[in-house]
Context: one part of a larger RNA
Molecule: small-subunit ribosomal RNA, central domain
Organism: uncultured bacterium
Order: sequence, then structure tokens, then C1' cells
RNA sequence: CUGGGCUUAAAGCGUACGUAGGCGGACAUGAAAGUAUCGUGUGAAAUCCCCCGGCUCAACCGGGGAACCGCACGAUAAACUCCAUGUCUUGAGGUCGGUAGGGGCCGUCGGAACGCUCGGUGGAGCGGUGAAAUGCGUAGAUAUCGAGCGGAACGCCGAAGGUGAAGACAGGCGGCUGGGCCGAAACUGACGCUGAGGUACGAAAGCGUGGGGAGCAAACGGGAUUAGAUACCCCGGUAGUCCACGCCCUAAACGAUGUGCAUUAGGUCGUGGGAGUUCUGACACUCCCUCGAUCGCAGCGAAAGCAAUUAAUGCACCGCCUGGGGAGUACGGUCGCAAGGCUAAAACUC
Repeated sequence: CUGGGCUUAAAGCGUACGUAGGCGGACAUGAAAGUAUCGUGUGAAAUCCCCCGGCUCAACCGGGGAACCGCACGAUAAACUCCAUGUCUUGAGGUCGGUAGGGGCCGUCGGAACGCUCGGUGGAGCGGUGAAAUGCGUAGAUAUCGAGCGGAACGCCGAAGGUGAAGACAGGCGGCUGGGCCGAAACUGACGCUGAGGUACGAAAGCGUGGGGAGCAAACGGGAUUAGAUACCCCGGUAGUCCACGCCCUAAACGAUGUGCAUUAGGUCGUGGGAGUUCUGACACUCCCUCGAUCGCAGCGAAAGCAAUUAAUGCACCGCCUGGGGAGUACGGUCGCAAGGCUAAAACUC
């Protein structure tokens, strides 16, 4: 070097875009770098291998052959790879017409609930628990009606449903904007796939500055429970949760399953679009494409299971694994305001 793996045993980067690189559709012509055949030269000797021989044998030594699997040059070939030129449309893109959607950003409006303030009624309890107590209440609570203010979240619809690369996304309306799917066929003509570095996005918590603060609630205070109770239960309650801008960059960031392409029985349900059938038509049925889900054959798998949404059969490219602990730690580097992140050992031990 080759050889094995990555759903659950160690192992898929959280996700995407993309640089270098690797790989790359059909046809024709040319060139001949790779490739193949032939030739020439070289590949020191010794060593290794074969044959013969010399020391009484052997080790050792001598002679001959083979080999030296390589390199250089020349000739020939042109199927394949590469290169050059030309052509093509099926890959890819783009155009036109439709279409569904919690995709993103900004603005604005709404009702329910909750809390607070003011006022009316009312008059002794309320609240809370397993039971209580702390707590609230005659300075009038709880309950109830009216008015006003405030912040956060959007019930039903709602679904095995939809969208997005992932994180994630749900009240109504308006504006700006990304992507998908379906149907046509005029256009470009391989423009493609992957992607070390890199860049962007990235739940929650956390950090900075300034706002906001109803409810909830780490910390904290109190009441209980208990042997104790730094908890579980109860009464309070500050950061935080919310907004703007700037950081942080982690996760059971999960389908624990990288991306792309091709091929390989079917059945059922759902989403979006299209075509067809019946005189029209809601509807229904059949077929095609897309996405989601479920069962199942072949095949695969240690099994569980997977099974056209593949863990099947192949190809291309990337990432990652190599016994447990030490340790995702130390040191160094780098990023960060910090918290810390990323990269990443060894001694020792079983």
C1' cells in the first nucleotide's frame, strides 16, 4: 500500500453554500500523455534461484545460466482514460402558464385568559394541602358587576396534516421576499456530482448595552414533611423568560442512518398538481408526477429489524472509527467580554 467498518456494538461533521481537489452524459475526428505489443540500450560485482565443479561432508568457495520484476529511447496500435476540435439533448439550468403551504422579514389590528388601578354590590372569611401552616382579609379580602391600564401567549380549525437545508415555523390582515410541485414546449448545450480548507445559518441556557416586565420562575426567604430534607408539596420571589442591536456556537442539534445518481414485486392511507371516463356537474372511479406515512416480497442484517423514504444492488465524493478507564481532560494553538468552544495527547491502570 491492499484488506474491515460507521441505525442500536467504537464510528455520519447540527445544517447548507462553496474554493482547491477527486469523479463525470451521447456521437464524430485528430493527437498519442496514460495503456498495449515489438525492438535497442542499460539495469556493476557480490547476494537470492537453477545446473556443474573444488576443499573427505557441510558452511564456505569457483564456473555457467537465469533473474535483476526497473529506467531510457525508438517503432507500431488507437478500444478505453486523458487532451484538442466540432456536433447533440437525455443530465443540469432557464422560459411561459398554473398551484399548495405555521418558509423568512417588517408593520398593523383582534378576542379569550391573567394581573394591577379606580368605582358599585356585599360583609367574613379566602387561599392552599394527604392533612396543615406560612400567606391574604373589617385600612373591607375572596365572590360579583362596570371602567381603564399592562405584558405575554394565540383555544377551536388541528390531523398518522403542511413548510423549511437544518435549527425551527401556528390569532387576523397588509407589504417585501426565498424555495417547492404540476403542465407545456420555443431556449442554453454537460454549464454536472461531491467537497479538504473556507463562509453563512444554527434550539435552549448564558453574556454586553438599552428598553420592557402580566404570568411563570433558577437563586433566595418562609411554611410543611422528615432521623435529617441544602429536595419532592405549599406561600412568596430576583435574574431570566419578552423587544432592539451585538456576542456565544452547544444539544439524545436523532431517522442515534452524510450527499448525489442509477437499478430492483406489490398493497393500503394521506398532501399538492395534472390527464381521462359519465349528457352538464358536486361527487365518484381509473391513470401519471410530487411529497408524507404504513404493511410487505426478493435481498440484506448478529439479531431487533430495514425493505423504491433501503439498513437491497452498484457508482462518485466527503466525514469518521480502531479495547475500557485516565479524557473530550492536560499542555500548546486558536476563537470568545466572560462562561467557555474548537483542535487534542501521555504517564499510569484494567